[in-house]
RNA sequence: GGCAACGUCGCCAAGCGGUAAGGCCGAGGUCUGCAAAAUCUCUAUCAGCGGUUCAAAUCCGCUCGUUGCCU
Numbered sequence: 001g002g003c004a005a006c007g008u009c010g011c012c013a014a015g016c017g018g019u020a021a022g023g024c025c026g027a028g029g030u031c032u033g034c035a036a037a038a039u040c041u042c043u044a045u046c047a048g049c050g051g052u053u054c055a056a057a058u059c060c061g062c063u064c065g066u067u068g069c070c071u
Stems, first nucleotide, its partner, number of pairs: 001070007010024003018054001026042005047063005
């Protein structure tokens, strides 16, 4: 220098045009004499900026970052 894949909550991770699942951690409630355990609830403008579309995490372009391959 060329090519490809990936980027989703503090961590892991699903989702492939139609309100963003789940687990861990965390916060709050119930329970308890106090705790622990159990149980319920809550926490995301999806790397950034544009474009397409009635509607974009999802499709397209550029940029940034990580990884791999080729030279």
Predicted 3D model of a 71-nucleotide RNA (transfer RNA) from a Spirochaetota bacterium. NCBI's taxonomy places the organism under Bacteria, Pseudomonadati, Spirochaetota. Rfam family: tRNA. About the family: Transfer RNA (tRNA) molecules are approximately 80 nucleotides in length. Model confidence (mean pLDDT): 80 of 100.